Predicted 3D model of a 732-nucleotide part of an RNA (large-subunit ribosomal RNA, domain II) from Candidatus Harpocratesius repetitus. The full RNA is in RNAcentral, with records from ENA. The prediction has a mean pLDDT of 81. Its Rfam family is "Archaeal large subunit ribosomal RNA".
Context: one part of a larger RNA
RNA sequence: GCCAGGGAGCUUAUGUUAGUGGCGAGAUUAAGGGGAUCACCCCCGAAGUCGCAGGGAAACCGAUACAUUCGCAACUUCAUUAGAAGUGAGGAAUGCGGUGUGAAAGCGCCUAUAGUCACUGAUGUAAUGCCCGAAGUCGGACGAUCUAGGCCUGGUCAGGGCGAAGUGCGGGGAAACCCGCAUGGAGGUCCGAUAUCGUUCUGACGUGCAAUUCGUUGAGUUGAACUGGGUCUAGGCGGAAAAGCUAAAUCUAGUCCGAGGAUGGCUGGUUCCCCUCGAAGCUGCUCAAAGGCAGGCCUCAUACGAGAGUGAUUGUGGUGUAGAGCACUAAUUCGCUUGGUACGGGGAGUAAAAUCCUCGCCGGCUUCUUAAACUCCGAAGCUGCAAUCCUUGUAGACUAUGGGAGACGGCUUACCCGCGGUAAGCGUGGGUAGCGAGAGAGAAACAACUCAGACCUCGGUUAAGGUCCUAAAGUGUAGACUAAGUGUUAAACCGAAUGGCGUCAUUUUUCGAAGACAGCAAAAAGGUAGGCUCAGAAACAGCCACCCUACAAUGAGUACGUAACAGUUCAUUUGCUAAGAAAAAUGGCCCAGAAAAUGGACGGGGCUCAAGUCUACCACCGAUACCGGGGGGCAUACUCAGGAGCGAGUAUGAUCCGGUAGAGGGGCGUGGGGCUCGAGAUAAAGUACGGCCGUAAGGUCGUAUGAAUCGUGCUCCAGUGCAGAUCCUGGC
Numbered sequence: 001g002c003c004a005g006g007g008a009g010c011u012u013a014u015g016u017u018a019g020u021g022g023c024g025a026g027a028u029u030a031a032g033g034g035g036a037u038c039a040c041c042c043c044c045g046a047a048g049u050c051g052c053a054g055g056g057a058a059a060c061c062g063a064u065a066c067a068u069u070c071g072c073a074a075c076u077u078c079a080u081u082a083g084a085a086g087u088g089a090g091g092a093a094u095g096c097g098g099u100g101u102g103a104a105a106g107c108g109c110c111u112a113u114a115g116u117c118a119c120u121g122a123u124g125u126a127a128u129g130c131c132c133g134a135a136g137u138c139g140g141a142c143g144a145u146c147u148a149g150g151c152c153u154g155g156u157c158a159g160g161g162c163g164a165a166g167u168g169c170g171g172g173g174a175a176a177c178c179c180g181c182a183u184g185g186a187g188g189u190c191c192g193a194u195a196u197c198g199u200u201c202u203g204a205c206g207u208g209c210a211a212u213u214c215g216u217u218g219a220g221u222u223g224a225a226c227u228g229g230g231u232c233u234a235g236g237c238g239g240a241a242a243a244g245c246u247a248a249a250u251c252u253a254g255u256c257c258g259a260g261g262a263u264g265g266c267u268g269g270u271u272c273c274c275c276u277c278g279a280a281g282c283u284g285c286u287c288a289a290a291g292g293c294a295g296g297c298c299u300c301a302u303a304c305g306a307g308a309g310u311g312a313u314u315g316u317g318g319u320g321u322a323g324a325g326c327a328c329u330a331a332u333u334c335g336c337u338u339g340g341u342a343c344g345g346g347g348a349g350u351a352a353a354a355u356c357c358u359c360g361c362c363g364g365c366u367u368c369u370u371a372a373a374c375u376c377c378g379a380a381g382c383u384g385c386a387a388u389c390c391u392u393g394u395a396g397a398c399u400a401u402g403g404g405a406g407a408c409g410g411c412u413u414a415c416c417c418g419c420g421g422u423a424a425g426c427g428u429g430g431g432u433a434g435c436g437a438g439a440g441a442g443a444a445a446c447a448a449c450u451c452a453g454a455c456c457u458c459g460g461u462u463a464a465g466g467u468c469c470u471a472a473a474g475u476g477u478a479g480a481c482u483a484a485g486u487g488u489u490a491a492a493c494c495g496a497a498u499g500g501c502g503u504c505a506u507u508u509u510u511c512g513a514a515g516a517c518a519g520c521a522a523a524a525a526g527g528u529a530g531g532c533u534c535a536g537a538a539a540c541a542g543c544c545a546c547c548c549u550a551c552a553a554u555g556a557g558u559a560c561g562u563a564a565c566a567g568u569u570c571a572u573u574u575g576c577u578a579a580g581a582a583a584a585a586u587g588g589c590c591c592a593g594a595a596a597a598u599g600g601a602c603g604g605g606g607c608u609c610a611a612g613u614c615u616a617c618c619a620c621c622g623a624u625a626c627c628g629g630g631g632g633g634c635a636u637a638c639u640c641a642g643g644a645g646c647g648a649g650u651a652u653g654a655u656c657c658g659g660u661a662g663a664g665g666g667g668c669g670u671g672g673g674g675c676u677c678g679a680g681a682u683a684a685a686g687u688a689c690g691g692c693c694g695u696a697a698g699g700u701c702g703u704a705u706g707a708a709u710c711g712u713g714c715u716c717c718a719g720u721g722c723a724g725a726u727c728c729u730g731g732c
Base pairs, nucleotide, nucleotide: 001732002731003730004729005728006727011127012126013125014124015123016122017121018120019119020118021117022116023115026050027049028048032044033043034042035041054061055060066095067094068093069092070091074087075086076085077084078083097110098109099108100107101106130269131268133266137259138258139257140256141255142254148233149232150231151230152229153228154227155226156225157223159191160190161189162187166183167182168181169180170179171178172177196219197218201215203214204213235251238246239245272667273666274665275664276663277662282295283294284293285292286291297406298404299403300402301401302400303399307392308391309390311389312388313387314386315385316384317383318382319381323377324375325374329371330370331369335365336364337363339362340361341360344359345358346357347356348355410435411434412433414432415431416430417429418428419427420426440451441450442449455631456630457629458628459627460626461625465621466620467619468605469604470603474618476617477616478615479614480613481612487607488606498592499591500590502589503588504587505586506585507584508583509582510581511580519576520575521574522573523572525549526548527547530544531543532542555570559568560567632657633656634653635652636651637650638649639648640647668721670718671717672716673715674714675713677711678710679709686705687704688703689702690701691700692699693698
């Protein structure tokens, strides 16, 4: 992992609520007792509980078995229909009434009716309380055969080295004492087997030989040594040369059993089918932000009885955003100013002043530029009220009351508006839509981008998007552009500023058969080397000026060049040639700008008058969309049946049938009990395979096997449905 079996909302008590039934201003017994045909059942038992009266803290006081109005259903009368009138249960309002408070007024609660008992469903609470899951807490026992220390009693330590004290002999000294040679054999002494230990390789091994081993190298060997046997110390306690180390592979509190199914706001799991509706991730409070409670949002039931609003238009109000503007506030540029400048700066001036000039500052007038916390202005939009239309509602809306929830982590490259941030698949807000809980088609793939909201089935038509092949449909039509494989991407899935004598188109201006533009041939002069400057300055270092003459034309000179000249060249002019030329601007496509790690991605192949880009057009393909046929469900109405019944049929549905959490409804199947009707040796159940039926859970039939039990209908009860839980047990 697979298969089989097991595996999770149960039970009791007590509230709430709905339904059903009994009795009903009453309802009901409990404990207990009696009877009996003895688990059933019948009878007794009123103690108690709930209801029949409320108000008040209390003392205490104590209500209409009423009135009026409105009015749904229903009924009656009238009416051809439409409808009108009356009565009007229930319903609504007001008054009268009770009581509390108060001086009173007033205000609060109550005021003529339905309860109660039982059963069933749902749900709350208490209990293990849907199931599995902690680490832990407390209590009582059991452990020192491991390990630690103490005590008692035993055992063990090859060989070799060093050579303390003391002693002997000799020597020295006045003495204390010292020296030499021997002897001696001390020592937590040295080297080193064994015992014991466990340093290094951070070696081997690392599903091992082994839950600590193996190899090597080490430590250590008369001591705080090692060791056998016995014995003592224990769990908030022992022991410890002290590491939170150790106390039987268990230690920052042993093990076993118990409290105990501890608790877990946390993770995981939670078993058959169909039908109807269908959420929320928000607000407030919370030792609260992984939870909860209340509101909002969903669902079911009931009550009431007429309006309701998601739309459009018109009218009439509100607003201060986008934009715009500078009239205020606050910034801000260049000027002007015959305003001010006080004991501002500088300068001139004077014996000192006065005075004058200038800069700056404060004003004034034009002008340039701005604002979330500026506004002389000011939309769209949003919104209040009213009317009309529209939609919807007596087939019961809106609203209210009650039962049951879930949810209170949201997300988005969509579109719009903010704030923080350089930014982010960023953080945090508001609105719409979507995903969440939404399938289908397209975008290569792709929760939220495009199309489009899926009851089932058959056929057709379209949407987005596509039509060379992959791959359904055009190698479609007409006209342009692109040469970069640019591109072949709606966007997400980039590509900028800046450049381009790449190319196309448009516009404007100028020139042009009185000959333009380009090319070729020629001229490009004289005053003059203009003046100044300068060593020089002659068109051409620089400064000033930039005239005149001759001419077809020629600058007091465009660029080279010279030390300065010279020389070359250009402007300008003529000739030859011949028909367009030049400049500027705008736009389209294209190019450069353009860098990332294995070779590589328009999805791919491939594509160039495209299968690229732009413009216009026709046709086709293409969804669960739309249309048509058939069917089912649901809702509503009607008819029939029925009157202990829950059914059958018809009609309508453009405006019903996607769906997570969840609410509601109806069913299928399993085990057992009761009643009932049955089946079975001419073969039950079970098992294997197959056919048919049902929207489904499932049902039924056949064949084989099997050999003795099993089922229909109604009803009751439940240890009642498995794919999951690192689920449990077994098998493979």